[in-house]
Context: one part of a larger RNA
RNA sequence: UGACGGGGGCCCGCACAAGCGGAGGAGCAUGUGGCUUAAUUCGAUGCAACGCGAAGAACCUUACCAGGGCUUGACAUGCAGCUGCAAGUCCGCCGGAAGGUGGACCGCCUUCGAGGGUGCUGCACAGGUGCUGCAUGGCUGUCGUCAGUUCGUGCCGUGAGGUGUUGGGUUAAGUCCCGCAACGAACGCAACCCCUGUGUCUAGUUGCGACCGCAGGUGAUGAGCCGGCGAGCACUCUAGACAGACUGCCUGUGAUAAGCAGGAGGAAGGUGGGGACGACGUCAAGUCCGUAUGGCCUUUAUGCCCUGGGCUGCACACGUGCUACAAUGGUCGGUACAGAAGGAUGCAAAACCGCAAGGUAGAGCAAAUCCCUAAAGCCGACCUCAGUUCGGAUUGGAGUCUGCAACUCGACUCCAUGAAGUCGGAUUCGCUAGUAACGGCGCAUCAGCUACGGCGCCGUGAAUACGUUCCCGGGCCUUGUACA
Numbered sequence: 001u002g003a004c005g006g007g008g009g010c011c012c013g014c015a016c017a018a019g020c021g022g023a024g025g026a027g028c029a030u031g032u033g034g035c036u037u038a039a040u041u042c043g044a045u046g047c048a049a050c051g052c053g054a055a056g057a058a059c060c061u062u063a064c065c066a067g068g069g070c071u072u073g074a075c076a077u078g079c080a081g082c083u084g085c086a087a088g089u090c091c092g093c094c095g096g097a098a099g100g101u102g103g104a105c106c107g108c109c110u111u112c113g114a115g116g117g118u119g120c121u122g123c124a125c126a127g128g129u130g131c132u133g134c135a136u137g138g139c140u141g142u143c144g145u146c147a148g149u150u151c152g153u154g155c156c157g158u159g160a161g162g163u164g165u166u167g168g169g170u171u172a173a174g175u176c177c178c179g180c181a182a183c184g185a186a187c188g189c190a191a192c193c194c195c196u197g198u199g200u201c202u203a204g205u206u207g208c209g210a211c212c213g214c215a216g217g218u219g220a221u222g223a224g225c226c227g228g229c230g231a232g233c234a235c236u237c238u239a240g241a242c243a244g245a246c247u248g249c250c251u252g253u254g255a256u257a258a259g260c261a262g263g264a265g266g267a268a269g270g271u272g273g274g275g276a277c278g279a280c281g282u283c284a285a286g287u288c289c290g291u292a293u294g295g296c297c298u299u300u301a302u303g304c305c306c307u308g309g310g311c312u313g314c315a316c317a318c319g320u321g322c323u324a325c326a327a328u329g330g331u332c333g334g335u336a337c338a339g340a341a342g343g344a345u346g347c348a349a350a351a352c353c354g355c356a357a358g359g360u361a362g363a364g365c366a367a368a369u370c371c372c373u374a375a376a377g378c379c380g381a382c383c384u385c386a387g388u389u390c391g392g393a394u395u396g397g398a399g400u401c402u403g404c405a406a407c408u409c410g411a412c413u414c415c416a417u418g419a420a421g422u423c424g425g426a427u428u429c430g431c432u433a434g435u436a437a438c439g440g441c442g443c444a445u446c447a448g449c450u451a452c453g454g455c456g457c458c459g460u461g462a463a464u465a466c467g468u469u470c471c472c473g474g475g476c477c478u479u480g481u482a483c484a
Stems, first nucleotide, its partner, number of pairs: 001484002003481003007478007015468002019431005026323008034314002042053002064309007073125001077124006084118002088105007108116002127298002130296003136292001138287003141283001143281001148187006154163003167178003193275004198243007207233002212230003216226003246269001249263005325424001329383007342371002346365002351360003390421001395416007437460007
């Protein structure tokens, strides 16, 4: 100087407490361990591995296994030689395919130098998801969006080092103020960036629809209502510019400071809400299987191609989720309101067929124009507390769709079947507001899908926080130490 303490002081954080909803019991989905296997490819392992790399394992992917095949190779560059001339198309045979082999057809472009291209032979070489993340780059996780980490000069100390950065207040903050042998500065904090909340201006199509006009339908030829066209850009909206919030104003408090408490005005008030942004460093943390890369290993194989299988295997154990156990509910009928996305081998309306998945058909749309467009909610009816009109696993049958192909091993629909489950031990997780909880919708990946996952979007919309004694993590000061 650090690190540590079941030492002390001060202070934070959904850390506890207060509350709401879960997990742990059930069924299923998914990941992992284990077991099994020809193979069940590999990695990730306390927090910070386990719905993780996987934003898509039927083939492909694919790295694994079995079998069959190739050897300058599936891919790149160069050299030499050989010659055939392209590649290719068609027909045979062996074969599961790849590949091998036989025959036929056509026989390239040219500035004619034989060049380009292509094939064969040979040589350099290619190739490797083989090993080492403890040889590395890059990227990432984590402490932690915690408030810290340092430097220059000066001063102090023999020196390691100290000071500054400690102290008194204050803050979300090493934030700011005051003081001080320190005075300044850098990386962090904050702000500058994006979205959102208010207003003004500009612009008005594909958006809007108040006033006005025109016909039309329904009313009675009226009023009203409904849809259409025109004019219009008021309003909504779209998307650009600007304004706005700064403790600026007032009162109190405080050291007259920084600030804090309350108030006014205001759409918004003390960082308005959210995001992006992660200091010096720690964990020889993770990744050689994204890519790059040193070294080592391999070279008729640890490379390459193919068929089939496996990654989906099941006595079991754990993690993460979904669905439930019901009446704040289930079923049936009627009825209302989004946002954000996506769309050309694409999204697909109306109409018709089918109980349905879906099919036929194809208007419109490279999209503020067309398509896709909610559910919980509300109104009414039935069910009346039951393993049930709860719950839907499992199994049988019949189908639809994608795809060369759904046996291993796809999703969905209909009929039948109707299992466990009556709120879950010890223990444990998330969340402080448009949050939790509940409800649906969209997107990426993608032929299809194991999505109940991930990332977004809107709808409905709470409860609680006395407080900091205790548990966990962290910051500052101080103290002890036989530790470094």
Predicted 3D model of a 484-nucleotide part of an RNA (small-subunit ribosomal RNA, 3' major domain) from a metagenome. The full RNA is in RNAcentral, with records from SILVA. Rfam family: Bacterial small subunit ribosomal RNA.